[in-house]
RNA sequence: CCGCAGGGCACUUAGGGUUCCGUCCGCUUCCCAUAGCGGUGUCUGGUCCGAGAAGUGCCGCCCGCGCGGCAAACUCCGCGCUGGUACACGGCGGGCCAAAAUCCCGGGAGAG
Numbered sequence: 001c002c003g004c005a006g007g008g009c010a011c012u013u014a015g016g017g018u019u020c021c022g023u024c025c026g027c028u029u030c031c032c033a034u035a036g037c038g039g040u041g042u043c044u045g046g047u048c049c050g051a052g053a054a055g056u057g058c059c060g061c062c063c064g065c066g067c068g069g070c071a072a073a074c075u076c077c078g079c080g081c082u083g084g085u086a087c088a089c090g091g092c093g094g095g096c097c098a099a100a101a102u103c104c105c106g107g108g109a110g111a112g
Base pairs, nucleotide, nucleotide: 007059008058009057010056011055012054015049016048020046021045022043024039025038026037027036028035060085061084062083064081065080066079067078068077069076087107089110093105094104095103
C1' cells in the first nucleotide's frame, strides 16, 4: 500500500424531533360547557424515529466433547452440552420519513 473479515433480527435505553394525541396560548359565540380553527417543541409528556463504537434475548458461525444415521473408521448429515464471537477516537456535508437524530451514506473521510 492492497485484499478479506469483524454476522443477522427483535425488544429496550441514551438520544431525537413535531405527523397524530395531549398540555398551554389566541380566536370563533352575551357567558359557560362542548366543538371548531390557528399558533407553540427554548411544551414535562403519549404515539412515532432510534445506536458499528449502548443493554438484553434469540438465531447464525467457530473450537471441543457426546449421541444417532452406514457393518465399521474417516468424511458427511442431524441433535445435545460447556466455551468463544475480540478491539473500536471519528468530522464537514448530504439523505429518509411529518421532522430531527449517535438512523442511512459510515467500522466512511481523517486521526492514532
The RNA shown here (Guanidine-I riboswitch aptamer) has 112 nucleotides and comes from Actibacterium ureilyticum. Rfam family: Guanidine-I riboswitch aptamer. Rfam links the family to the GO term regulation of gene expression. The coordinates come from a structure-prediction model, not an experiment, and the mean pLDDT is 82.